[in-house]
Molecule: Fluoride riboswitch aptamer (crcB RNA motif)
């Protein structure tokens, strides 16, 4: 000087926004799924609670 651990800030987990828990990454981790074409699902990793879309019923 590198590099490897390990700890720490911190980041994430297909579409917003808290909490609570799991995980996963530490410069990565994540950046849905079918499939030619062109379509389909869902704001959650998972509970829960608010926003916003969608469906069906009822008033």
């Nucleotide at each position: 000087a590198u590099a490897a651990a390990c700890g720490g800030c911190g980041g994430u987990g297909a579409u917003g926004g808290a909490g609570u828990u799991c995980g996963c990454c530490u410069u990565a981790a994540c950046c849905g799924c079918u499939g030619u074409a062109a379509g389909c699902u869902g704001a959650u990793g998972a509970c829960u609670c608010c926003u916003a879309u969608g469906g069906a019923c009822g008033a």